A computed fold for a 350-nucleotide part of an RNA from a metagenome, annotated as small-subunit ribosomal RNA, central domain. Model confidence (mean pLDDT): 85 of 100.
Context: one part of a larger RNA
Parts: sequence; C1' cells; structure tokens
RNA sequence: UUGGGCGUAAAGCGCGUGUAGGCGGCCUGCCCAGUCAGAUGUGAAAGCCCUUGGCUCAACCAAGGAACGUCAUUUGAUACUAGCAGGCUUGAGUACGGAAGAGGAGAGUGGAAUUCCCGGUGUAGAGGUGAAAUUCGUAGAUAUCGGGAGGAACACCUGUGGCGAAGGCGACUCUCUGGGCCGAUACUGACGCUGAGACGCGAAAGCGUGGGGAGCAAACAGGAUUAGACACCCUGGUAGUCCACGCCGUAAACGAUGGGUACUAGGUGUGGGGGGUAUUGACCCCCUCCGUGCCGGAGCUAACGCAUUAAGUACCCCGCCUGGGAAGUACGGCCGCAAGGCUAAAACUC
Repeated sequence: UUGGGCGUAAAGCGCGUGUAGGCGGCCUGCCCAGUCAGAUGUGAAAGCCCUUGGCUCAACCAAGGAACGUCAUUUGAUACUAGCAGGCUUGAGUACGGAAGAGGAGAGUGGAAUUCCCGGUGUAGAGGUGAAAUUCGUAGAUAUCGGGAGGAACACCUGUGGCGAAGGCGACUCUCUGGGCCGAUACUGACGCUGAGACGCGAAAGCGUGGGGAGCAAACAGGAUUAGACACCCUGGUAGUCCACGCCGUAAACGAUGGGUACUAGGUGUGGGGGGUAUUGACCCCCUCCGUGCCGGAGCUAACGCAUUAAGUACCCCGCCUGGGAAGUACGGCCGCAAGGCUAAAACUC
C1' cells in the first nucleotide's frame, strides 16, 4: 500500500467553534472540462498469445498475425459530474407567540448543623474501640440553657427526574446572559454536512501571588494491632479543600460506542409540548413532535449482547488500529514557573 477493522479482543481525539479540503436538494437552459464513442498518428525490437514452418521430437529458432494501461490530434454524443445563467421550496435559517429547566456569570439574603469564645445550671467523668490506650476534664470538662464570632456545605423536596457540547450544574431573591423544544403563519432561497491544521472550553490533584481557614484531611506525631505494621482502627494535625487573578491540560474525561442524513415490528414507563371532552382547571381519553428509561422481534454479533437513543440497512466527512514486551519510554522538537504534557522510535527479546 491493498484488504480488514475500532462497545468488551489493538483501535473513536475529553468536548466544542470553525479555516482549507472532501461531499452535497428539486427544475430548466447554455457549455462540453471530466466521462463515453469513432478516425488518424504513436505505442522500437525481443518477449507473452494465435497460426504456420525449420533442426528426427522438444527446448530452441524463423515467418506472419493479434495484442500493447495509455498518450497526442481531430470528429461526434450530452445522461451523469464540474462550470455558467435562471428559477423552486422539501434541507438549512429568520421573524412571531408560548411553556419547561441544579444551563452560565455577578450581587445580595436565609435557616439547620459542626467548631470556637463569653455567661448561667451542674458534677466526675467524657471521648474512643473488637477490646484498649494516646487525648480532654476538679484551673470545672462531657451534658444542658442563653448570647456572640467565623467558615464551608445547602437536609427534606430528590426521581432509572431536569439542564448543558463535554467537563459539569442542586437553599432563596434580583440583574445580565446562552441553548434546546412546541405552535401557527409569513419571509430568505441550498445559505447545507463534515472538518487536517488553528482557536476556545475542559473534573480532581498540582503550581504562582494575595486573602481566608469552621469542618474534613495527604504529609507528620502519638496510641493500638502485629512476628514486624513505614498500613487497615483510634487521638491529634499541616499543606490542601474555600475566594480573587493567572497557570497546568490530564482522567476508567465511559455509553470504554466520532459527527450528519435517510430507512427498518411492537409493548410499557417517564419529562416537556399540542389536541379532544362537560368548561377555563383537576381527572380521564387520544394523538403526534422533542427528550429520557426498560423489555423485546427482524437483522447484526465470536459470544456477551445491541435492537427507531442500533452495535440493523445505506451514503458523506473526520479520527484511530496493525503480535506481546522494551514503551506511551529514549532522543529531537513544541508547550509549561515547576510538576510535567503533546508528538514519538529503535536495538534487543518472546
């Protein structure tokens, strides 16, 4: 490279926006570049193939023929692709009216609880464990009542529920703001899909500067356990966890399943929406659109399983894989304050 693949065997970039590129709806006309057909030229000889012939046959050799991806010139064809022009509305989008939501950012407010401080009541224990001890307490602890300080997180509601591209998002109020969905019309008229690079976002931990620090808690100290115990258990406890700004750019970043479009049995639940009824609600019934679960058929699958939210049937675009180890390492390059990240081998070995 061909071919085959990527849920679990190697393999979907963590996610998005989007450049180049690739691919692209319906109708008409023009053009004839791609495409197709004819002619001419070229396609050396030898070889391969066919037909004859020569060495007794054959190998071998000779003659003739055919063939030779293609290319150039020229004459045509015009369905498809491309190009140009015009039109269309079903793809895409805009306007209008609605309902839902822990979607994002900022500001403010609240109650429960833990801890600490002050005061009251009160007395000998409390705490902790498998059992203990370290620890706290007659300088008055634990318990209980009142007052105060401060930080962090928001019980119930809470749901296989909702929102977001992913990471993720959960008290309440206000301000600013993104997206999706539904309904009925009008408008634009292919404006679309994907997306190498690029750019942005990106849990936790970690880093820089400045704050903050209640609880929890790497490290660390002590007590236990044990043969030992650099652990599991207990008592303490610093970074950190929190805020602002700036870095880092990773993850079992998982649905281990890239995005888009179309098509292909059903059953049952749930969130949003629309419609019907007796009437505006509730309830009930029906429908279909969007989302989200479970079960299950065809089909697919090595099996497990997937199954209109496909891992089915097709098409378009991107990414990735190619025996195990060495190794996601070395070297080089780029990025980073560092930690390290990204890109990424080979010898050797089985």